[in-house]
Molecule: c-di-GMP-I riboswitch aptamer
Organism: uncultured Gammaproteobacteria bacterium
RNA sequence: UGAGAUUAAGGGCAAACUCGAACGAAAGUCGGGGACGCAAAGCUACCGGUCUAGAGAGUCGUAAUGACUUAUGAUAGCGGGGUUACCACA
Numbered sequence: 001u002g003a004g005a006u007u008a009a010g011g012g013c014a015a016a017c018u019c020g021a022a023c024g025a026a027a028g029u030c031g032g033g034g035a036c037g038c039a040a041a042g043c044u045a046c047c048g049g050u051c052u053a054g055a056g057a058g059u060c061g062u063a064a065u066g067a068c069u070u071a072u073g074a075u076a077g078c079g080g081g082g083u084u085a086c087c088a089c090a
Base pairs, nucleotide, nucleotide: 001090002089012038013037017033018032019031020030022029023028036077042083043082044081046080047079048078049075050074051073056070057069058068059067060066
């Protein structure tokens, strides 16, 4: 410097479930346990998807309570893109 197809060592991450007088309206997140998996399951919401709808906005409606739509919320372990990188390897 190169690729991330294969292989070795050291290690890394951690789904479901569960605990928490933790955060949130919710989706979900965070911390402990756990071990399904992962070679970027590191980082990044740029594109598509999916989830949520308290507040705000919009549409509809009721005598009144409302109903629906919508990300500014969430997901990087849904896919793509971007970006960084240990070790061995060449």